TPP riboswitch aptamer (THI element) from a Beijerinckiaceae bacterium, 102 nucleotides, folded computationally.

RNA sequence: AGAGACAGCCAGGGGUGCCGCCGGAUUGUCCGGCGGCUGAGAUCAUACCCUUAGAACCUGAUCUGGGUCACGCCAGCGGAGGGACGGCAAAGAUGCAGGCGG
Numbered sequence: 001a002g003a004g005a006c007a008g009c010c011a012g013g014g015g016u017g018c019c020g021c022c023g024g025a026u027u028g029u030c031c032g033g034c035g036g037c038u039g040a041g042a043u044c045a046u047a048c049c050c051u052u053a054g055a056a057c058c059u060g061a062u063c064u065g066g067g068u069c070a071c072g073c074c075a076g077c078g079g080a081g082g083g084a085c086g087g088c089a090a091a092g093a094u095g096c097a098g099g100c101g102g
Stems, first nucleotide, its partner, number of pairs: 001094001008088003011051004017037009057082003063076004
């Protein structure tokens, strides 16, 4: 200096898809730019979401139905299986600066 608790801090977990146009590589896949769709987030990230009171996220799944230019776009599957199996704090966490000791 400092959060008024559905908030803050530390620690941990997680995802980043689809489409169009242009350019490049290269040959039908990748990279870059611009724009569009859903979303908290589509790598602006020192962000966003979730942490067992767990629907964050992953698996099933190259799944099923509907819809879309297209896609987890919507619904089902489904409270199915797995999943971070944590703390601190206004009696001041945490950050910064300084002092002393090692």

Background:
The sequence was found by an Rfam model in a public genome assembly. The prediction has a mean pLDDT of 76. The model forms 95% of the base pairs in the Rfam consensus. It matches the Rfam family "TPP riboswitch aptamer (THI element)". From the family's description: Vitamin B(1) in its active form thiamin pyrophosphate (TPP) is an essential coenzyme that is synthesised by coupling of pyrimidine and thiazole moieties in bacteria. Its family is annotated with thiamine pyrophosphate binding in the Gene Ontology.